A computed fold for a 486-nucleotide part of an RNA from a Bacillota bacterium, annotated as small-subunit ribosomal RNA, 3' major domain. RNAcentral holds the full RNA, with entries from ENA. Its mean pLDDT, the model's own confidence on a scale to 100, is 85. The source organism's lineage runs through Bacteria, Bacillati and Bacillota.

[in-house]
Context: one part of a larger RNA
């Protein structure tokens, strides 16, 4: 200078506190540990590792284990040699592959021939051979790129000239105010500048213009058991291109005629309306060599490659993260086609009608989709039954019988149906989220995906409580003051 201090001041944040809702107890879901294993592939470990790489392990993936095979090799690029390649079948085999057997004769040029066709050269593919060489998810994240995680969307980090100081360095970045902010204003040996803040982007909240195969009896006509169904029409709803709007702009207090900061009008919105995206300098030798790239180092009939079969799915037990509860603010039954918002659809979504108790099957209209379909929101509302109990609460586990998806559901997959009906009466010490359309409850889409979600990013419904305060906890910021640290 800086790090620290159970020093000081001065400010922040759901950090306490004030509340609502849970984790910690139970069942299961899934990661981890740890044990076991032939093998349970690796990787991530305080915050920042444990529903994490994994947007989806039956086989494949798969790197892991057993066992059968292969060595110029599953892959490139060169060289000679032969032959298009591919494709069908059969036989051995777990299969990889090995053998036999049908059949077909590639493209481009050049050239013979009347033609069918035949001959050279090059390409393309195969298959044989030689060696250079291939190959490693084989170590090294403490040899790197690049990506990414933290502090942290904290408000800080630096520069240039000047100046002071012998230098290290220090001023500027400190001070008095303020603001979410090094924001801003005043002040000052500084004066200016970058890199963040903020703004410019995108979504949302009000209107206006323009457009009209969605919408609308809104006015007409017309038609229906109903029903934008039909004519018709662009008002309204809306989609989607463009604009306008919010700037402490206006009044009043307070404040240094500042900077701002209370309050009030008009406004759909008020002081950054709200919500994303956007992560300075650096700092943890932080993670990744298994995402890919890369230096060395290792390996080279093996650490490489192919296959079948198993494993990643074990299971005295330990911890995270979550589903589901334990019930009457509720279960169960019925009722009115109550009411959405983003979606994603062609090897695809799959309506109408039909068959089953059901899961789902037949059946195909329409739709490359503001047009058809996934598509049934679901909680709520209205009514009825249960009367506080291990129950008509809960659904774990088994068990038969089926469905579907895929070559294949033993290990090891999802649903259905009947039948079983465990633990579980609100959870110890301890702990986590969350300040408003937010928490909590509810369902509904989509990536991945043949099948597979209680996870994941998403969308809308219903829709609360507090918050006096900064004394204490945790993190952080700016000034100061110790100090035997650097």
């Nucleotide at each position: 200078u800086g790090a620290c201090g159970g020093g000081g001041g001065c400010c922040c944040g759901c950090a306490c506190a004030a509340g609502c809702a849970g984790u910690g107890g139970a069942g299961c879901a899934u990661g981890u540990g740890g044990u076991u294993u032939a093998a349970u592939u690796c990787g991530a470990c305080g915050c920042a590792a444990c529903g994490c790489g994994c947007a989806g392990a039956a086989c494949c993936u798969u790197a892991c284990c057993a066992g059968g095979g292969u060595u110029u090799g599953a892959c490139a690029u060169c060289c000679c040699c032969u032959g298009a390649c591919g494709g069908c079948u059969g036989u051995a085999g777990a299969g990889a592959u090995a053998c036999a057997g049908c059949g077909u004769u590639c493209u481009a040029g050049c050239u013979c021939g009347a033609g069918a066709g035949g001959g050279c050269u090059a390409g393309a593919c195969a298959g044989g051979g030689a060696g250079a060489c291939a190959g490693g998810u084989g170590g090294u994240g403490c040899a790197u790129g690049g990506u990414u995680g933290u502090c942290g969307u904290c408000a800080g980090c630096u520069c240039g000239u000047g100046u002071c100081g012998u230098g290290a360095g220090a001023u500027g970045u400190u001070g008095g105010g303020u603001u979410a902010a090094g924001u801003c204003c005043c002040g000052c040996a500084a004066c200016g500048a970058g890199c963040g803040c903020a703004a410019c982007c995108c979504c949302u909240g009000u209107c206006c213009c323009u457009a009209g195969u969605u919408g609308c009896c809104a006015g007409c006509g017309g038609g229906u058991a109903a029903a934008g169904c039909c004519g018709g029409g662009c008002a309204c709803u809306c989609u989607a291109g463009g604009g306008a709007g919010a700037c402490u702009g206006c009044c009043g207090g307070a404040g240094a005629g500042a900077a701002u900061u209370c309050g009030g009008a008009g406004g759909a919105a008020g002081g950054u309306g709200g919500g994303g995206a956007u992560g300075a300098c650096g700092u943890c030798a932080a993670a990744u060599c298994a995402u890919c790239a890369u230096g060395c180092c290792c390996u080279u009939u093996a650490u490489a490659u192919c296959c079948u079969g198993g494993g990643c799915c074990a299971c005295a037990c330990a911890c995270g993260u979550g589903c589901u509860a334990c019930a009457a603010u509720g279960g169960c039954c019925a009722g009115g086609g109550a009411c959405a918002g983003a979606g994603g659809g062609a090897a695809g979504c799959g309506a109408a009608g039909g068959g089953g108790u059901g899961a789902c099957c037949c059946g195909g209209a329409g739709c490359a989709a503001a047009u058809c379909c996934c598509a049934a929101a679901a909680a709520a509302c209205u009514g009825g039954u249960c009367u506080c109990a291990g129950u008509u609460g809960g659904g774990a586990u088994u068990g038969u019988a089926g469905g579907c998806u895929g070559c294949a559901a033993c290990u090891c997959g999802c649903c259905u149906a009947c039948a079983u009906g465990a633990a579980c009466g609100c959870g110890g010490a301890a702990u986590u989220g969350c300040u408003a359309g937010u928490a909590a409850u509810c369902g509904c889409g989509g990536a991945u995906c043949a099948g597979c979600a209680c996870g994941c990013c998403g969308c809308g419904g219903u829709g609360a409580a507090u918050a006096c305060g900064u004394u204490c906890c945790c993190g952080g910021g700016c000034c100061u003051u110790g100090u035997a640290c650097a």